[in-house]
RNA sequence: UUUUGCGAUGGGGAUGGAGUUCCCCGACAACUGCCGAGACGGCUGAUGACUCCUACGAACUC
Numbered sequence: 001u002u003u004u005g006c007g008a009u010g011g012g013g014a015u016g017g018a019g020u021u022c023c024c025c026g027a028c029a030a031c032u033g034c035c036g037a038g039a040c041g042g043c044u045g046a047u048g049a050c051u052c053c054u055a056c057g058a059a060c061u062c
Base pairs, nucleotide, nucleotide: 010025011024012023013022016053017052018051019050020049021048033043034042035041
């Protein structure tokens, strides 16, 4: 100096923010919760997972 391969970079994982980690997608994508034959019916959770904060919910005490 040249060539090849891999990786980084971007986005996403049912409602907010941050860190770590895992997985998925390549913008025509990943993703856009569950149960129920159906219903103007029912249910869980701010996480993909862990920790913290905020909001919300439940119980108890002052």